[in-house]
Molecule: THF (Tetrahydrofolate) riboswitch aptamer
Organism: Dethiobacter sp.
RNA sequence: UGCAGAGUAGGUGAUAUGCGUCAAGUGCUAAGGGAUGGGAAGUCGCCCUUAGACGAAAGGGUCAUCCUGCGAUAUAUCACCGCGUCCGCUGCC
Numbered sequence: 001u002g003c004a005g006a007g008u009a010g011g012u013g014a015u016a017u018g019c020g021u022c023a024a025g026u027g028c029u030a031a032g033g034g035a036u037g038g039g040a041a042g043u044c045g046c047c048c049u050u051a052g053a054c055g056a057a058a059g060g061g062u063c064a065u066c067c068u069g070c071g072a073u074a075u076a077u078c079a080c081c082g083c084g085u086c087c088g089c090u091g092c093c
Base pairs, nucleotide, nucleotide: 002092003091004090005089010081011080012079013078014077015076016075017074018073019071020070021069028052029051030050031049032048033047034046038087039086040085042083058068059067060066061065
């Protein structure tokens, strides 16, 4: 020098525990901000805030409440997938 590998934010599925079902949350649009392999910067990816548009599945009981559902629902764990640039790390010639 060349080749190969490890490693992110996150995503999908399962399980568990919750939240909502008197509608929050999820998703969509716009603006602003933030973090993001070991390092640097970085987005058409991710998170937060504000504004806007759209929008839902409830039922039963022994009725203090409990149970069964429903929601592109939250979090954790596990499995699988997983940085485009430059530099670095490991291995090989």